[in-house]
Molecule: transfer RNA
Organism: Candidatus Moraniibacteriota bacterium
RNA sequence: GCGCUCUUAGCUCAGCUGGAUAGAGUAUCUGGCUUCGAACCAGAGGGUCGGGGGUUCAAGUCCCUCAGAGCGCA
Numbered sequence: 001g002c003g004c005u006c007u008u009a010g011c012u013c014a015g016c017u018g019g020a021u022a023g024a025g026u027a028u029c030u031g032g033c034u035u036c037g038a039a040c041c042a043g044a045g046g047g048u049c050g051g052g053g054g055u056u057c058a059a060g061u062c063c064c065u066c067a068g069a070g071c072g073c074a
Stems, first nucleotide, its partner, number of pairs: 001073007010026004019057001028044005050066005
């Protein structure tokens, strides 16, 4: 330099063919349980879906561009 894949909650990830309030696990916090803790049970908070632009009635999803990460080729 060229090609491919990925970027969604603090972390690990799902999101099928564009559609209705954006989710799970874990972590954190609160309550229950317990002599206290761990484990377990219930609940809560936490997201400009990497940045910008475009298409569309509607974009996490499609297109362009930029940035970052990984892999391959040279």